[in-house]
Context: one part of a larger RNA
RNA sequence: UCGUGGUUAAGGAACUCGGCAAAAUGCCCCCGUAACUUCGGGAGAAGGGGGGCCGGACGGGUGAAGGGAUUUACUCCCGGAGCCUAGAAGGCCGCAGAGACCAGUGGGUAGCGACUGUUUACUAAAAACACAGGUCCGUGCUAAGUCGCAAGACGAUGUAUACGGACUGACGCCUGCCCGGUGCUGGAAGGUUAAGAGGAGCGGUUAGCUUCGGCGAAGCUGCGAAUUUAAGCCCCAGUAAACGGCGGUGGUAACUAUAACCAUCCUAAGGUAGCGAAAUUCCUUGUCGGGUAAGUUCCGACCUGCACGAAUGGCGUAACGACUUCCCAGCUGUCUCAACCACGAACUCG
Numbered sequence: 001u002c003g004u005g006g007u008u009a010a011g012g013a014a015c016u017c018g019g020c021a022a023a024a025u026g027c028c029c030c031c032g033u034a035a036c037u038u039c040g041g042g043a044g045a046a047g048g049g050g051g052g053c054c055g056g057a058c059g060g061g062u063g064a065a066g067g068g069a070u071u072u073a074c075u076c077c078c079g080g081a082g083c084c085u086a087g088a089a090g091g092c093c094g095c096a097g098a099g100a101c102c103a104g105u106g107g108g109u110a111g112c113g114a115c116u117g118u119u120u121a122c123u124a125a126a127a128a129c130a131c132a133g134g135u136c137c138g139u140g141c142u143a144a145g146u147c148g149c150a151a152g153a154c155g156a157u158g159u160a161u162a163c164g165g166a167c168u169g170a171c172g173c174c175u176g177c178c179c180g181g182u183g184c185u186g187g188a189a190g191g192u193u194a195a196g197a198g199g200a201g202c203g204g205u206u207a208g209c210u211u212c213g214g215c216g217a218a219g220c221u222g223c224g225a226a227u228u229u230a231a232g233c234c235c236c237a238g239u240a241a242a243c244g245g246c247g248g249u250g251g252u253a254a255c256u257a258u259a260a261c262c263a264u265c266c267u268a269a270g271g272u273a274g275c276g277a278a279a280u281u282c283c284u285u286g287u288c289g290g291g292u293a294a295g296u297u298c299c300g301a302c303c304u305g306c307a308c309g310a311a312u313g314g315c316g317u318a319a320c321g322a323c324u325u326c327c328c329a330g331c332u333g334u335c336u337c338a339a340c341c342a343c344g345a346a347c348u349c350g
Stems, first nucleotide, its partner, number of pairs: 001345008010336002014334001019331001027051005036041001038170001052092003059085004066078004070073001093097001105329004110324002112321002117129002133168007145154003171316004176246003181243002183239005190234003196228002201223005208215002247265005274308001275305001286302005
C1' cells in the first nucleotide's frame, strides 16, 4: 500500500449518473391497520405492546379408579386422579430474555407491461416473447396446411364449439372517415394475349417449255397473312381488426386578442372520441402551479401535437414486477475526513 472482515466522535446522502455498497428491518403472540378495488384483495399495510426463570390464583379440554341407580345395557348419574392447554398477582437475575446462528426496511407518485411464466448457454431478464381473451381469413374431410421425388405420414383414429394461418393482447369504456393506389375476393360483355390448329400468299430447287431474256407442274423444302384459342392483364364491383392514408389559403365579433362564421383551391378521404412538451416536443431548462433555501429530472395543468390517435389498437385500470422515474421516513464510513483493530498478501530490512 492492497484485499477481506470489525469498530468509530459530531453530522446523516452533504457521496454519486444513481443510496452502488454498507447499515437498518427480521421470529412468535396480542392490539391495530388508509387510499383504492375486478370486493378476491391492498395487508405481514402502516404503527404500537409483550417475550428469560420461579410461581401458580382463576379458568378451558379430555376424563381413569371408585361409588350409586334401574328398564341389566356398547345404559344413566355422581365422581374427580392423570394428561393437554392458556395463564393473573407476586417474586429472581443480567447491560441486554426471538440474548448466538437463522431471520421482511417501510411509505408515497408516475411510466410500461394486465397477471404466473419465457429469453440473448458465455457482457442485455426487460417495457422484448408468450399468455387467457378479441377479430379476420382459409378449410365439408382423400379437409385446408406441412414433410416427402414417390409410396406414405402428420393434421387426427379429430370433423367447423374442429383444424390451419395472420394481427391484437386480462378487464372496463370504445374502436371514427377513406376502396383513389397496392393486395385479396367475385364478375364476365368488350380490348389485349402463348403454344397449338389453320393455311392465303411469297421464296429455293428443277422435269418440261422457250422469242434463249426467262417462265415453270409435281415432289422436297424455307418463310408465312386472315381465321380460331385459355388463364392473366386492361375493365366492372366488393373488401381497411387487408397493406395503408386521414390538407392548404384568405377574411370575419362594438378595446385588444381569438374566430363559433364565410369564401376559395385541392383530395379517395381530410384525424372523430380520447390523450397530449408524452418511452413521442425540434425550438425547449416551453409557460403556469407543486415539492426544495436552491429542481435541465419529477408531479399537476395549458395545447403552439417540428412529427399522438383508435386491434401496426386509443384511453383508463385493482393486483402483480430482481423493470424504469421522482419524493419521504428509518438507517448508516457513501460522504465531510479519515482513524484504529484482526487476518491475508505485496514491499523493505535481517

This is a predicted structure of a 350-nucleotide part of an RNA (large-subunit ribosomal RNA, domain IV) from a marine metagenome. The full RNA is in RNAcentral, with records from SILVA. The prediction has a mean pLDDT of 88.